RNA sequence: AGUGAGUAUAGAGGUGCAAAGGUCAUUAGUACGUAUUUUGAGGAGAUUGAGCUCCUAUGAUAAAUAUCGAAAGGGAUACUUGCCGAAGCAAUAGUCUGCUCAUAGGAUUGUUGUUGGGUCUGUCAUUGAAUAAAUGCAGAACUGUCAUGUAGUCAGAUGACUAUAUGGAGGGCUAUCUCACGC
Repeated sequence: AGUGAGUAUAGAGGUGCAAAGGUCAUUAGUACGUAUUUUGAGGAGAUUGAGCUCCUAUGAUAAAUAUCGAAAGGGAUACUUGCCGAAGCAAUAGUCUGCUCAUAGGAUUGUUGUUGGGUCUGUCAUUGAAUAAAUGCAGAACUGUCAUGUAGUCAGAUGACUAUAUGGAGGGCUAUCUCACGC
């Protein structure tokens, strides 16, 4: 030279991940509101059940016509910000949640497990207005990284680099630092 361990710092993968606001399309000429006609006793309080409260023959509800006419979530786009288990998903526990209780759904926090990354395919499943999109599952190549094998190049040797094949996983990989061993 190197081997092992640990900690800290800095990084890489790239159609990289996530968030806020702006603009645009979609949702949608839909919901709601108003007017007319018909119907004629139920209806509302965000899934369902029970309670409680409110509206209603001065017309509930439903339907048709005319008129007015949205929004949230999700998506695209450029920018900004934070980052590289970034982040996502599943299970489970806690807290909050639109009158109260329960349940369902939603938001959020913790724990455990899992996924290296993005793309395409599948009318498979869930969510969704949607054939958009997201998530899960499966498949296909692509890509980064490490290990091993093979070939080649450089080199006095250890070795380094390039290509290729197989395999693994982020608790990883690279660089620097510290300690110990060793030359």
This is a predicted structure of a 183-nucleotide RNA (Lysine riboswitch aptamer) from Salipaludibacillus neizhouensis. The prediction has a mean pLDDT of 79. Its Rfam family is "Lysine riboswitch aptamer". From the family's description: Riboswitches are metabolite binding domains within certain messenger RNAs that serve as precision sensors for their corresponding targets.